[in-house]
c-di-GMP-I riboswitch aptamer, 81 nucleotides, folded computationally. Its mean pLDDT, the model's own confidence on a scale to 100, is 83. The sequence was found by an Rfam model in a public genome assembly.

RNA sequence: GACCGAUACUAGCAAACUUACCGUAAGGUAAGGACGCAAAGCUAAAGGGUCCUAAAGGAAUAGGACAGCCUGGCCGCCGAA
Numbered sequence: 001g002a003c004c005g006a007u008a009c010u011a012g013c014a015a016a017c018u019u020a021c022c023g024u025a026a027g028g029u030a031a032g033g034a035c036g037c038a039a040a041g042c043u044a045a046a047g048g049g050u051c052c053u054a055a056a057g058g059a060a061u062a063g064g065a066c067a068g069c070c071u072g073g074c075c076g077c078c079g080a081a
Stems, first nucleotide, its partner, number of pairs: 004079002012037002017032006035068001041074003046071003049066005
């Protein structure tokens, strides 16, 4: 240094649910709250996947959401075996 990841250390994030606001919606933001997380940090203009799209109804080749679904990319704390 790489791989790796402990009933270690230090710090961190925060599911469901509740309240307020934004959005047609998926969903987002803030506060409360902790199921979990060694990348649960960033990337959706890297690939796949899932979900949404008001107005009569439907569709995707259009637009959007999810990084706490998987893979990849970038960056990063700690240190036993």